Annotation
Predicted 3D model of a 72-nucleotide RNA (transfer RNA) from a Lachnospiraceae bacterium. Model confidence (mean pLDDT): 80 of 100. The organism belongs to Lachnospiraceae, within Bacteria.

[in-house]
RNA sequence: GUGCCCGUAGUCUAAUGGAUAGAACGAAGGCCUCCGACGCCUUUAAUGCAGGUUCGAUUCCUGUCGGGCACA
Numbered sequence: 001g002u003g004c005c006c007g008u009a010g011u012c013u014a015a016u017g018g019a020u021a022g023a024a025c026g027a028a029g030g031c032c033u034c035c036g037a038c039g040c041c042u043u044u045a046a047u048g049c050a051g052g053u054u055c056g057a058u059u060c061c062u063g064u065c066g067g068g069c070a071c072a
Stems, first nucleotide, its partner, number of pairs: 001071007010025002013022001018055001026044006048064005
């Protein structure tokens, strides 16, 4: 340099055009307890970025950024 794959809460991940973006772990608060732990309830927080297509985009297209693999 060329080609391919990946990028979603603090972490690991689901969602193959129709919604309020779901779950687990974590964190905070509460209940419980003499205090903790366990357990239960509530809250927290996300689509790498910029455009485009569409009535509607996490999803499709283009560019770009980052990571990985292969070739040179």